[in-house]
């Protein structure tokens, strides 16, 4: 970079650096010398992965026995809990649209897919 998968209307900001553009790209709208975007530092925020814990279900597997059934522990799988590691985030719904369809007289409003993106898990 590229392929698969899941999430995307919740939710969390202070301080220093630094000085123009910035929200990804197109059209809005908006942010911004009352210093944004960015970067560093500390804190938050969530819970995607990996370790833990708890409760439930239970296929297999170990242990016990002469043997079986129970129970004990491991694997697995729900569900919840807490944040130690590995990511992510911390202005607007991914800000809003765009392309297809529905509804509708209809540019307009709602709705559904879809495309593009961004995160995380795996792979090449």
């Nucleotide at each position: 970079c590229u392929c698969u998968u899941a999430u995307c209307c919740a939710g969390a900001g202070a301080g220093g650096c630094g000085g123009a553009g910035g929200g990804a790209a197109c059209g809005g709208c908006c942010c911004g010398a009352c210093g944004a975007u960015g970067c560093c530092u500390c804190g938050a925020c969530a819970a995607c992965c990996u370790a833990u814990c708890a409760a439930c279900a239970c296929c297999g597997g170990u242990u016990c026995u002469c043997a079986u059934u129970a129970g004990a522990c491991c694997c697995c799988g729900u569900u919840g809990a807490a944040a130690a590691g590995g990511u992510g985030c911390c202005a607007a719904u991914u800000c809003c649209g765009a392309c297809a369809g529905a509804c509708g007289g209809a540019u307009g409003u709602u709705c559904u897919g879809g495309g593009a993106g961004a995160u995380g898990a795996g792979a090449g």
Source information:
This is a predicted structure of a 124-nucleotide RNA (SAM riboswitch aptamer (S box leader)) from a Chloroflexota bacterium. Model confidence (mean pLDDT): 83 of 100. NCBI's taxonomy places the organism under Bacteria, Bacillati, Chloroflexota. It matches the Rfam family "SAM riboswitch aptamer (S box leader)". Gene Ontology term of the family: regulation of gene expression.